[in-house]
Large-subunit ribosomal RNA, domain IV from a Pseudomonadota bacterium, 356 nucleotides, folded computationally. The organism belongs to Pseudomonadota, within Bacteria.

Context: one part of a larger RNA
RNA sequence: CUCUGGUUAAGGAACUCUGCAUAUUGGCACCGUAACUUCGGAAGAAGGUGUGCCCUAAGAUAUCAGUGACCUCGCGUCACGAAGUUGAUUAGGGUCGCAGUGAAAUGGGGGUAUCGACUGUUUAUCAAAAACACAGGCCUCUGCAAAGACGUAUAGUCGAUGUAUAGGGGUUGACGCCUGCCCGGUGCCGGAAGGUUAAGAGGAUUUGUCAGCCGCAAGGUGAAGCGAAGAAUCGAAGCCCCGGUAAACGGCGGCCGUAACUAUAACGGUCCUAAGGUAGCGAAAUUCCUUGUCGGGUAAGUUCCGACCUGCACGAAUGGCGUAACGAAUUCCCCACUGUCUCAACCAGGGACUCA
Numbered sequence: 001c002u003c004u005g006g007u008u009a010a011g012g013a014a015c016u017c018u019g020c021a022u023a024u025u026g027g028c029a030c031c032g033u034a035a036c037u038u039c040g041g042a043a044g045a046a047g048g049u050g051u052g053c054c055c056u057a058a059g060a061u062a063u064c065a066g067u068g069a070c071c072u073c074g075c076g077u078c079a080c081g082a083a084g085u086u087g088a089u090u091a092g093g094g095u096c097g098c099a100g101u102g103a104a105a106u107g108g109g110g111g112u113a114u115c116g117a118c119u120g121u122u123u124a125u126c127a128a129a130a131a132c133a134c135a136g137g138c139c140u141c142u143g144c145a146a147a148g149a150c151g152u153a154u155a156g157u158c159g160a161u162g163u164a165u166a167g168g169g170g171u172u173g174a175c176g177c178c179u180g181c182c183c184g185g186u187g188c189c190g191g192a193a194g195g196u197u198a199a200g201a202g203g204a205u206u207u208g209u210c211a212g213c214c215g216c217a218a219g220g221u222g223a224a225g226c227g228a229a230g231a232a233u234c235g236a237a238g239c240c241c242c243g244g245u246a247a248a249c250g251g252c253g254g255c256c257g258u259a260a261c262u263a264u265a266a267c268g269g270u271c272c273u274a275a276g277g278u279a280g281c282g283a284a285a286u287u288c289c290u291u292g293u294c295g296g297g298u299a300a301g302u303u304c305c306g307a308c309c310u311g312c313a314c315g316a317a318u319g320g321c322g323u324a325a326c327g328a329a330u331u332c333c334c335c336a337c338u339g340u341c342u343c344a345a346c347c348a349g350g351g352a353c354u355c356a
Stems, first nucleotide, its partner, number of pairs: 001351008010342002014340001019337001027053004031047001036041001038174001055094002059090001062089006070076001071074001096100001108335004113330002115327002120132002136172007148158003175322004180252003185249002187245005194240003200234002205229005212221003253271005280314001281311001292308005
């Protein structure tokens, strides 16, 4: 110096990203216990310089409770609960110590706010959470040889020895109050008049070859057959088209003017849009400017709590706003407590170091 323990004057979070770590508290019985609340809780709330806690004699055949047939052997006791046995309780005494849950083991407490309802699950080996799940809500598919899934488009199997109060998929996430407007785009569902349209059907027409014919020849023409190309026309779904649908994917404006101080604008004008953000919330896990402004707490507060609204860039099942209980979750405050610190000291043991 280091590690693991122990003690510490005065102060008591001044330490620090953060009370990290330490310390405090601690058991049993009794007293007592707030806001809030889904009436269950909260709660071991809190708190009580609260009280008791060891040993022991006696009241004593104590008292109470459980069990239930015995022992003092009798003319005994006993289902109105005896004996025995087990457990509990007791005023007032005695007595010892600094100390009686005598060691060990054994909650620190309270308040505000955020998020998630809750118990649960998770990154085996840096993340346990506000992430996942969840009961509940909603949408959608599926009529049974179900949809969906596994499998080679097989057999077969799961779904299910289930049958729409069932099963699959998606989404939200207890509960309470609610969930506004937009179907123009994309998707999905329905429609079938018209337009477009594949394979296929069809075969106008063009063409190769060739018997024959014409020609002295070169060559020309050329039926049938066999081939090649191929127009019109017919031709489903889809798309175009028409309608529906947002707890489908998603979206939810700008400029100008106006009231008898000023300011502001209930009001008006105008442009654009499918429609222009409703309720609620709001410097928020979202606010750039920003340590916004005001209030509270502190002597002093970029955090915190309450408000305001100028929402850069909240907003309603990609759910909105609340919410008792719960949380090894996050933020802030208070009490208690402490070597975290002011500021360090000492003790015990292990290493380090020296020698062998």